[in-house]
RNA sequence: CGGGGUGUGGCUCAGCUUGGCUAGAGCGCUUCGUUCGGGACGAAGAGGUCGCGUGUUCGAAUCACGUCACCCCGA
Numbered sequence: 001c002g003g004g005g006u007g008u009g010g011c012u013c014a015g016c017u018u019g020g021c022u023a024g025a026g027c028g029c030u031u032c033g034u035u036c037g038g039g040a041c042g043a044a045g046a047g048g049u050c051g052c053g054u055g056u057u058c059g060a061a062u063c064a065c066g067u068c069a070c071c072c073c074g075a
Stems, first nucleotide, its partner, number of pairs: 001074007010027004020058001029045005051067005
């Protein structure tokens, strides 16, 4: 330098191909119940605008372009 892959709550991931319930799950966290207390269990709740920017569109996590980080391959 060229090509490819990954990037979504604190962590691990789904959703992307077919654009359209206001973005979900498990674990973790907070509160409450249960318990002598803890764990386990049950109930409720907080937490992300989808790496970043621009564009297309009535509408973008999803499409296009650029860019950043990490990984792989090649030179």

The RNA shown here (transfer RNA) has 75 nucleotides and comes from an uncultured Lachnospiraceae bacterium. It was read from a public genome assembly. Its mean pLDDT, the model's own confidence on a scale to 100, is 81. Rfam family: tRNA. The family's RNA type in Rfam is transfer RNA.